[in-house]
Context: one part of a larger RNA
Order: sequence, then structure tokens, then C1' cells
RNA sequence: UGACGGGGGCCCGCACAAGCGGUGGAGCAUGUGGUUUAAUUCGAUGCAACGCGAAGAACCUUACCUACCCUUGACAUACAGCGAAUUUUCCAGAGAUGGGAGAGUGCCGAGAGGAACGCUGCUACAGGUGCUGCAUGGCUGUCGUCAGCUCGUGUCGUGAGAUGUUGGGUUAAGUCCCGUAACGAGCGCAACCCUUAUUUCUAGUUGCCAGCGAGUGAAGUCGGGGACUCUAGGAAGACUGCCGGUGACAAACCGGAGGAAGGCGGGGACGACGUCAAGUCAUCAUGGCCCAUACGGGUAGGGCUACACACGUGCUACAAUGGACGGUACAGAGGGAAGCGAAGCGGAGACGCGGAGCAAAUCCUAGAAAGCUGUUCGUAGUCCGGAUUGGAGUCUGCAACUCGACUCCAUGAAGUCGGAAUCGCUAGUAAUCGCGAAUCAGCAUGUCGCGGUGAAUACGUUCCCGGGCCU
Repeated sequence: UGACGGGGGCCCGCACAAGCGGUGGAGCAUGUGGUUUAAUUCGAUGCAACGCGAAGAACCUUACCUACCCUUGACAUACAGCGAAUUUUCCAGAGAUGGGAGAGUGCCGAGAGGAACGCUGCUACAGGUGCUGCAUGGCUGUCGUCAGCUCGUGUCGUGAGAUGUUGGGUUAAGUCCCGUAACGAGCGCAACCCUUAUUUCUAGUUGCCAGCGAGUGAAGUCGGGGACUCUAGGAAGACUGCCGGUGACAAACCGGAGGAAGGCGGGGACGACGUCAAGUCAUCAUGGCCCAUACGGGUAGGGCUACACACGUGCUACAAUGGACGGUACAGAGGGAAGCGAAGCGGAGACGCGGAGCAAAUCCUAGAAAGCUGUUCGUAGUCCGGAUUGGAGUCUGCAACUCGACUCCAUGAAGUCGGAAUCGCUAGUAAUCGCGAAUCAGCAUGUCGCGGUGAAUACGUUCCCGGGCCU
């Protein structure tokens, strides 16, 4: 000077408390450990690994295993020789590959040849998801969106260093004010950026429909209109600006007015100096080491999907605030041409739509599910629950045996609210309900978004955990 303390003081955070809902028990999904295996490729391991890399393992992917093959090589540059390239077809084979048969002659040209491509040969070399993240770059996690971390000059101290940055108030904040041997400054904080909440101006199609007219069983359907909604450009608006009180005449705090919004209005992006030799050599790049007829390359099949078990994260339930069957209402945000193309899952299929336009038709006006409404069930392992298994199929795809999703019929397991323990959340939040997207041929209980319905509680800071300042 720091760090640490079951030392002290002050302060904060869903940290506790107050509440609501879960996990831990069941079945299944998924990841991991372990075990097994020819292989179950590799990495990630307290918080900060474990629905993580993987926004999607049947083949491919694929890195693993087995078998069969290649050796200047699947790929790059250089040299020499031959042939344009390309394409049809036969045989062997699991295929890679090997062996034949035919078609075909292009472009530029100074008529030497050249460009592109293919085959052969020689050597330089290629190649490596091989090792080292404790040799590295880059990127990332974390403490932590915590309020800190420093510098110049000056001053003090023999010096390490101190001061500033401490103190009194205040703040979400080293935020601001006052004081002060300090005076200033930088990186952070805040603001500037995006979005959302209000109004206004401009514009009015593919969107909208108040008034006018037409039209229908009904419908912005038509003429028309720019009022409204909306769209997307510009502008305004919030600044403790105003009033009262408290305060040190300060900063600020409390209350009020006006206002769509009030004291950071809500949300996002944004992450200081640094810490963990944190993570990544398997995104990529890269030093060193290693392999070089193999640790490189190709193909087929298998594996990554195994299963006495253990753990994490989820989904579905155990029911009546419910299940089933009818009727009926209301979103937002997205995607679409090798595409979208709705109503159990599918099939067929015309129009339309690169989309504020379309996604239909016998219709009921494009629309979600919880919701509302009527009937039924009557506390039961049930009309709860849906695992598992048998049968029949559909779709995608060269191909669903290992190993896909979905539909129908049958089957109908555990489970009656979960021990010790433990997690999330303070408002349009939790809880609950559905919808969409990326990846993607197909495959979603995961992830990322979107809206609908919509709570309870916070006395307080003694205690648990983490953090900040002073000592």
C1' cells in the first nucleotide's frame, strides 16, 4: 500500500423478510457423469459446465469405429507431355474405383502458339477437427451497469508512499453542493442513439370509412372522402421548469398544481482500470512440436440415439377455479418463389401473391387460445392422467431396421400436490394462454421474439449471501 477478520461505523442489491409460483416425489423430453462398447468423436466442470458449442446427428453433417481403396494426393502454386471441354452407354463391385464402346470439336491468334478445362509424369510441396488456450492474436464469460480506476503539476514524507479521491450533506451514481494543500484533467456514471407512452404538421395506397350517394340476405363491396384509425417522415413535449415546506442563504429531499407522461417516465443498446495463467489452437488466425504410402485423402456400413444407475434443465400431470361436447368474441409481431398455399392429419388442385394488395371456393366474411355461454360428469385412480404396447396408415426424403414426425383404432402405467433442501419474481411484473421466427427436405417440451388475461406482498435491515465507502 493492499487483502483478510465468526472487528467497528455508514450504505446498497429479490440478499433476507412479506408474498405468489415452482424444482426436489411421478411419467416423459433433453444435457451431463458413470458404466458399456469396435466406436459410443471432441470441447465446456462451483457461482460463471450440465435444452452449453449444436439456429435442428437417418445418409450427408462427422471430427469416432470396422472394412475396402489412393499416395504430388479431395484442395493451391510452379514445370513437362498429351488431349479442347463436355457427354451417352456397357461390364465388375457395397461403393470408392477399375475395364471397355461411341458422340463431340468450340474461343483468341501475329498461325509459333495461347486462355480455360481434363489426363499423365517429376519434384518443390499440399494436407492434419494431431498436441500445447500454461507460447499467442482475436472473440467471450465473470465480479458488475458494481461506482469505481487513474494521471499532470504542486505540497508533505529520508523513503515505500500520501494528498487530490478524505470530511459535512445529498444521489441510482467519485451525482451534485459546501468545506479543504491542493488545483485541474482522463477512463468510467449521466447525456447524446434505438424503441415505447401524448399531441401536432405533411402525405393518403395496397391501409381507413365519419358525413353524402349507390348496393346487399350480409360485407369499404362501388362512387367518393382525408375527418378517424393506421402507416412514416418532420416537429413539440419533462427541465425539479412552477408553488408550498424542510435544509446551511447550498446541493437536494417531501408534498402539490398543471400535464398523456414527474423527478433516471418504461424497455433496449452501451460493460472503466483490472480479476480468475477463467473459456476457446474444433469458427478463424498463429509460434513451437509431431505425422508424411499416414495422425493425410476417398467410399460403404455402423456409431455419436447404448443403459443396473446418479445429477442438472424442462414438458405433462395428479383434476371440478376442472375434463368432455356444442355455441360465440377479441391480438400483436413475423415469414413466403426449389416458397406461402388455413380448420383432425393428409392428398389432389385453379387463381392469387417477391406481398399494408394474395393465401380462396358449397361461404358468413382471414384470424389465436385462455375468455364468455349452454349441457354433462359428481370426488372415483374417475369421462382425471396420458406413459407404454399392438394394429392400420400418411408425409418428407435415394433411403425412416438400427434412428424421423404425424394421424386413426385399441391398450390405459406411474401419479391423489411431493423429505432434507432449493430456485425465480416488485407491475403490465409473477402466474397463466396461445401465436410467430431462425435452423430446416423432414424433425422443437429447446432457443429467440410477439401479443391476450392479469395478481399478491415489501413492517423493515437483526440475521444468511454478494457488493461499495471510511476506520
Model confidence (mean pLDDT): 81 of 100. This is a predicted structure of a 471-nucleotide part of an RNA (small-subunit ribosomal RNA, 3' major domain) from an uncultured bacterium. The RNAcentral record of the full RNA draws on ENA, Greengenes and SILVA.